[in-house]
The RNA shown here (Bacterial RNase P class A) has 355 nucleotides and comes from an uncultured Pseudomonadota bacterium. It matches the Rfam family "Bacterial RNase P class A". It is annotated as a ribozyme. The family is grouped with related families in Rfam's "RNaseP clan".
């Protein structure tokens, strides 16, 4: 010098002018809500996006247990909590820095593995390999045809062939035996544990999927700021019909049980949809110190930083400047995911030169 992994941050700023919306303070009007004038200080993000998760809040409502169903699936820790994150184990992938995982169970059970292939499960035999009977030829070594009877080593198929490699052993072959690897099972050590590590034993139940059903652990009411409150106003506190009356009915997912209610349900037909509130002090943010590998945390110290409601942040002038992407809050907060020109810092790695 190059070429890569991985973390973080920025993604326009400053000043003046007019304009638009909140919140303090003063004056004027008004019974009051309120309305107008100065001043002061405020006013869209790192994903506000997706609505995928979890949750604070409301309110069924006094609200409990079961079953179904759903959701999560290796440990251990954080967090209010989670499917989120940290660490670590097992597996895989890269020369490495690193990076991915939909990671409980296949000896409860049911079903599935095309097509090829002799055969994919109660396994089996197309090519071949080895004995043998009996015909035929023989160069007397043997070949050839058919039938028996042994064989899964050695070829073929396929994603995947019933442990794998080696030596012995056999008529040929085969865990038939041995040696190591692979599985099972014990024992002992190392770790909070997932797991790893030694020694011993069995010759040994054929694989693969559970992102198929299932099986086993664990978690789970329901609806949502258009939730709900309050205050002002109109109307018709209208009509009809079925059930049923302490339950065979109602009651914010199904169902049973339990608990509380007295009515329930279906049609017609009528007013009214305006004001305030919930609405931003928060599981908040920033900083130091101490714990802790880490996610975070204890303690102190400083800040307050949008509240629209047919939807506020806008326009112009000057300065700097290497850019100026993706792209608007609507009850909040924590995570995930997707989108993003450009630019700036730090760690590791790998190759190549020079010293």
């Nucleotide at each position: 010098a190059g070429a890569g992994u991985u973390g973080a941050c920025c993604g326009a700023a400053c000043a003046g002018u007019c304009g638009c919306u909140g919140u303090u303070u003063u004056a004027u009007c008004g019974a009051a809500a309120g309305a107008u004038a100065a001043a002061a200080g405020g006013g869209a993000g790192g994903a506000a996006a997706g609505u995928c998760c979890g949750g604070g809040c409301u309110c069924c409502a006094c609200a409990g247990g079961g079953u179904a169903a759903a959701g999560u699936g290796c440990c251990a820790g954080g967090u209010a909590a989670u499917g989120c994150c940290u660490g670590g184990g097992a597996g895989g992938c890269g020369u490495g820095a690193g990076c991915c995982u939909a990671c409980g169970g296949a000896a409860a059970g049911u079903g599935c593995c095309a097509c090829a292939g002799a055969a994919a499960a109660u396994a089996u035999a197309c090519c071949g390999c080895c004995g043998u009977a009996a015909a035929a030829g023989u160069u007397c070594g043997c070949u050839u045809u058919c039938g028996c009877g042994g064989u899964a080593a050695g070829g073929g198929u396929g994603a995947a062939a019933u442990g794998g490699u080696g030596c012995g052993g056999u008529a040929a072959g085969a865990g038939c035996g041995c040696a190591c690897c692979g599985c099972g099972c014990a024992a002992c050590g190392g770790g909070u544990a997932a797991c790893c590590g030694u020694u011993g034993u069995g010759g040994c139940a054929g694989g693969g999927a559970a992102a198929a059903c299932c099986c086993c652990a664990c978690u789970u009411g329901g609806a949502g700021c258009a939730a709900g409150a309050u205050c002002a106003a109109a109307u018709a506190g209208g009509g009809a019909a079925a059930c049923a009356c302490a339950a065979u009915g109602c009651g914010u997912g199904a169902c049973c049980c339990g608990c509380g209610c007295u009515g329930u349900u279906u049609c017609c037909g009528g007013g009214u949809a305006g004001a305030u509130u919930g609405c931003u002090u928060g599981a908040g943010c920033c900083g130091u110190c101490g714990g802790g590998u880490g996610a975070c945390u204890u303690a102190c110290g400083g800040c307050c930083u949008a509240g629209a409601u047919g939807a506020a942040u806008g326009a112009c002038u000057g300065u700097u400047u290497u850019a100026a992407a993706c792209a608007a809050a609507a009850c909040c907060c924590g995570g995930c995911u997707u989108a993003c020109a450009g630019g700036u810092c730090g760690a590791c790695u790998c190759u190549u030169u020079c010293u």